[in-house]
SAM riboswitch aptamer (S box leader) from Platysternon megacephalum, 101 nucleotides, folded computationally.

RNA sequence: AACUCAUCAUGAUUGGCGGAGGGACAGGCCCUGUGAAGCCAAGGCAAGGGUCGUUGACCGAGUGCCAAUUCCGACGGAUCGCGUAAUCCGAAAGAUGAGCA
Numbered sequence: 001a002a003c004u005c006a007u008c009a010u011g012a013u014u015g016g017c018g019g020a021g022g023g024a025c026a027g028g029c030c031c032u033g034u035g036a037a038g039c040c041a042a043g044g045c046a047a048g049g050g051u052c053g054u055u056g057a058c059c060g061a062g063u064g065c066c067a068a069u070u071c072c073g074a075c076g077g078a079u080c081g082c083g084u085a086a087u088c089c090g091a092a093a094g095a096u097g098a099g100c101a
Base pairs, nucleotide, nucleotide: 003099004098005097006096007095008094013042014041015040016039017038021031022030023029027072028071043066044065045064046063049059050058051057052056070093075090076089077088078087079086080083
């Protein structure tokens, strides 16, 4: 890497370096020189596991995350006023954790 399970409308940012991209992926729509990515420092949030005296606290060489629902959407279906519309449901994909070998 693959496979299994669970969750994904909660939550959580400042500074320094850097100097033009970023938001996984058509398309859309956003963010960005009032400073993108990346790196560093400090801070914060969360889930899972474990322990305990279990409304919680603590622990790991811990982990992940800190614009927008996983930004919407991409595939299938349902509803309708039949629209290059809207709403809803599901899948796929992805992310994270725990497990497995």